[in-house]
RNA sequence: GCGGGUAUAACUCAGUGGUAGAGUGUCACCUUGCCAAGGUGAAAGUCGAGGGUUCGAAUCCCUUUGCCCGCU
Numbered sequence: 001g002c003g004g005g006u007a008u009a010a011c012u013c014a015g016u017g018g019u020a021g022a023g024u025g026u027c028a029c030c031u032u033g034c035c036a037a038g039g040u041g042a043a044a045g046u047c048g049a050g051g052g053u054u055c056g057a058a059u060c061c062c063u064u065u066g067c068c069c070g071c072u
Base pairs, nucleotide, nucleotide: 001071002070003069004068005067006066007065010024011023012022013021018055026042027041028040029039030038048064049063050062051061052060
């Protein structure tokens, strides 16, 4: 230099055009004589960044940044 993958909650990851989700964790409450386990609820997101297409974009297109892999 070229090609490919990846970026979404604190962490690990789903989500192939129609109001962003799960598990773990955190907080509150219930349960228990206490702890653990269990149950219910809540908080937490500019979906890496900028632009474009579209009535509508995490999703499609272009550019760009970080990380990983391959080729030269």
Predicted 3D model of a 72-nucleotide RNA (transfer RNA) from a Bacillota bacterium. It matches the Rfam family "tRNA". By type it is a transfer RNA. Taxonomically the source falls in Bacillota (Bacteria, Bacillati). Its mean pLDDT, the model's own confidence on a scale to 100, is 82. It was read from a public genome assembly.